NadA riboswitch from a soil metagenome, 58 nucleotides, folded computationally. RNAcentral holds the sequence, with entries from MGnify. It matches the Rfam family "nadA riboswitch". Rfam classes the family as a small RNA. On this family, see Huang et al., RNA 2020: "Structure and ligand binding of the ADP-binding domain of the NAD(+) riboswitch". The model forms 100% of the base pairs in the Rfam consensus.
[in-house]
């Protein structure tokens, strides 16, 4: 320098941080009733990128 893998720390367990995409939830408005726009949030869903910390390999 490169690659792989993990999340100890946590007010049961799970959950490292930030950002994005897809899907889901809740609220408001419009409405041709099919849908659309805006907002909210531990959305216990997936997936990608960068970073933090640990371990392994080249």
């Nucleotide at each position: 320098g490169g690659c792989u893998u993990c999340a100890a720390c946590a007010u049961c367990c799970c959950c490292g941080u930030u950002g994005a995409u897809u899907g889901g939830g809740c609220g408001u408005u419009c409405c041709c009733a099919g849908g659309a726009a805006c907002g909210c949030a531990g959305u216990g869903a997936a997936c990608c990128a960068a970073c933090u910390g640990g371990a392994g390999c080249c």